Overview: Predicted 3D model of a 327-nucleotide part of an RNA (large-subunit ribosomal RNA, domain IV) from a soil metagenome.
Context: one part of a larger RNA
């Protein structure tokens, strides 16, 4: 020097990415207890006091009186507390062995399919699950308690419906054409050629689908630009114009989203790229890929305060272990 512990003057987070680690708190009884709230909670909130012995009473719990001491103890194990913001409502689940979370799930909400030999799923099939269930049931998809809400667009894609027209396969029918040849013609070469068999075949008939038409957003999705204008200036309620299927409504907003950016103002600090409250110029929020709030909850993330401490200023002392030698 290393490991595991113990103690520490003065200061008390100055350490550090960050109070990481350590320390503080800690039991029982009594008093007392805020905002907020879904009225259940928050809450052990916070904060304060007591804890020995003797006597009397009492079954006991306890009540009353008294005594010593600086102090009246319970503690091996045994909550530090508070304020504010974000995310997720909550208990739960997860990367066995680097991630426990804001991810997954969840109750609730919505859409959609399914009338029972159900839809859906597994299987070549038999068969099975669904279900010994029957639309208050079952399958699929999205969202994710609760409160308030959930805007515009059906042009594209998807889905549903409708069937007039266009297009359209196999197939059916079949005019026609080719091959073959009994026969006929011819001196011959050759020509014609019925039936049958065979190859081909225009046209006509013919499904779903597609085109076409209608609907549909808690379906996949999308939700503009330029110019001018008010009696200081600035700004533009207002007007013009182009384009579009329609041009982002409510709410929120430098945000887990803001590049410029440490935006600007306010708060907190002596000093604050973080934090909180606002503003709105939203590079590039936005309404079930939910929007905005929200009590309770969280080994979640961020900021602040009190207390506390060897984290530090700045290190020191001590105990044990290992290290070394021998067996």
């Nucleotide at each position: 020097a290393u490991c595991u512990c113990u103690u520490g003057a003065a200061g008390g987070a100055a350490c550090u990415c960050g109070g990481c680690a350590a320390g503080u708190u800690a039991g029982c009884c009594c008093c007392g207890u805020a905002a907020c709230u879904u009225c259940g909670g928050a809450a052990g909130a916070a904060g304060g006091g007591g804890c020995g012995c003797c006597c009397a009473c009492g079954c006991a719990a306890g009540u009353g009186g008294g005594c010593u001491g600086c102090a009246a103890u319970a503690a091996a194990a045994u909550g530090a507390g508070u304020c504010a913001a974000c995310c997720g409502a909550c208990u739960g689940u997860u990367u066995a062995a680097c991630a426990a979370a804001a991810a997954c799930a969840c109750a609730g909400c919505u859409c959609u399919c399914u009338g029972c030999u159900a839809a859906g799923u597994c299987g070549c099939a038999a068969g099975a699950c669904g279900a010994c269930g029957u639309a208050u049931a079952g399958g699929g998809a999205g969202u994710g308690a609760c409160a308030c809400g959930u805007g515009a667009c059906c042009a594209a894609u998807g889905c549903g419906g409708a069937a007039a027209g266009a297009u359209u396969a196999c197939g059916g029918u079949a005019a026609g054409g080719g091959g073959u040849c009994a026969g006929c013609c011819g001196c011959a070469a050759g020509g014609c050629g019925a039936a049958g068999c065979u190859c081909u075949g225009a046209g006509c008939c013919c499904a779903a689908g597609u085109c076409c038409c209608c609907g549909u957003g808690a379906a996949u999705g999308u939700c503009g630009g330029c110019c001018g204008u008010a009696a200081c200036u600035a700004u533009a309620a207002c007007g013009g114009u182009c384009c579009u299927a329609a041009g982002g409504u409510a709410g929120c907003g430098a945000a887990a989203u803001u590049c410029c950016u440490u935006g600007u103002c306010g708060g907190g600090u002596a000093a604050g790229u973080u934090c909180c409250g606002a503003c709105c110029u939203g590079c590039a929020c936005g309404a079930a890929u939910c929007g905005u709030g929200u009590a309770a909850c969280g080994a979640g993330u961020u900021g602040a305060c009190u207390g506390c401490u060897g984290u530090c200023u700045c290190c020191a002392a001590g105990a044990g272990a290992a290290g070394c030698u021998c067996a």

Description: Its mean pLDDT, the model's own confidence on a scale to 100, is 84.